[in-house]
Context: one part of a larger RNA
């Protein structure tokens, strides 16, 4: 100067992003006492008091006993009597996640994950669904109150419209349509025939067969195409008048859409403008908290909203403490460092 520790007047968060880190009150003992709210369990040891050592007499209640619990007195002792260690800081408000639980071994412990509960969708047993090339095996030595998958996440109250597109399922009459059949038609080849002939043959025509192209016509499932479905992916307008002061728009016109955001919520873990206007709290509040609604860009199971308990979770506010601060000083161990 540094580490790791004690100790201080006055004040008492003034530090800080932030009470981070020390301090402290109490301390799962005894006795009083306990609030919002609440799912009636709980919240709770809430909060907030009060007491405590020995020794000896005595009362009373438990008990079969041995013995124990409570009161009364009296006396002794020390600075101190839960005599030492050890042993919760609390209290208000919001937010998020119901909770107990899981997590990024080695920067993240959360509001992320799981969860019960809820809803869809498959699946009739050689089950659907999954490993494997197969044989085989999980599912299960289980059968719809069983197995898989998806989404949501306790509880309460709900969970609104739109099937235009995408999907999924049902339909089967019309279209379109593969491969494959396939009349039928072109070509080539060619007995034959005919015509020529120098009698060697040549030309032209051509059955059946074969080879080739080519084809009406027939020919699934898909696809057009009809119809359901949303707790299926997912989406839920605009402009303009308009009412006895002014604003405002129940109301009206018009244009688009499959329909145009219903209920609850809203400057919110979402609001940019913005430190939004009002109020609360402070002496002073970009943060908190109630309120309004102008939702840039909330919104219903990609759930909406409330909510006891619960959380090493976030945020704001207070009690009590205190070198964290005003603002330093001292002291203890151990290093730096100097001498040897």
């Nucleotide at each position: 100067a540094c580490a790791u520790c004690g100790u201080u007047u006055a004040g008492g968060a003034a530090c800080u992003a932030g009470g981070c880190a020390a301090a402290a009150c109490a301390g799962c003992g005894u006795c009083c006492g306990u609030a919002a709210c609440u799912u009636c369990g709980g919240g709770a040891u809430a909060a907030g008091g009060a007491c405590u050592g020995g020794u000896u007499u005595c009362u009373u209640c438990c008990g079969g006993g041995a013995g124990g619990a409570a009161g009364a007195g009296a006396c002794c002792c020390g600075c101190a009597g839960c005599g030492a260690a050890a042993g919760a800081u609390c209290u208000c408000a919001a937010c998020c996640g119901a909770c107990u639980g899981u997590u990024u071994a080695u920067c993240a412990a959360a509001a992320a994950c799981a969860c019960a509960g809820g809803u869809c969708c498959c699946u009739g047993c050689u089950a659907a669904a999954c490993c494997g090339u197969a044989a085989g095996g999980u599912g299960a030595u289980g059968u719809a109150u069983a197995g898989g998958g998806g989404c949501u996440g306790a509880u309460g109250c709900c969970u609104g419209g739109c099937c235009a597109g995408u999907g999924u399922c049902c339909g089967a009459a019309c279209g379109u349509u593969a491969a494959g059949g396939a009349a039928g038609g072109g070509g080539g080849u060619u007995a034959g025939u005919u015509u020529c002939u120098u009698c060697g043959g040549a030309a032209a025509c051509a059955a059946a067969g074969c080879c080739u192209c080519u084809a009406a016509c027939u020919g699934a499932a898909g696809c057009g195409c009809g119809g359901a479905u949303g707790a299926a992916c997912g989406c839920c307008g605009g402009c303009g008048a308009u009412a006895a002061c002014u604003a405002u728009a129940a109301u009206c016109g018009u244009c688009c859409u499959a329909a145009g955001g219903u209920a609850g919520c809203g400057a919110a873990a979402u609001u940019c403008c913005u430190u939004g206007a009002c109020g609360g709290g402070u002496a002073a509040g970009u943060u908190c908290c109630g309120u309004c609604c102008u939702g840039c860009a909330c919104g219903a199971a990609u759930g909406g909203c409330a909510u006891a308990a619960c959380g090493a979770g976030u945020u704001g506010a207070g009690a009590a403490c205190u070198c964290u601060c005003u603002c330093a000083a001292c002291g203890a161990u151990g290093u730096a460092c100097u001498c040897g």
Predicted 3D model of a 340-nucleotide part of an RNA (large-subunit ribosomal RNA, domain IV) from a Candidatus Uhrbacteria bacterium. Its Rfam family is "Bacterial large subunit ribosomal RNA".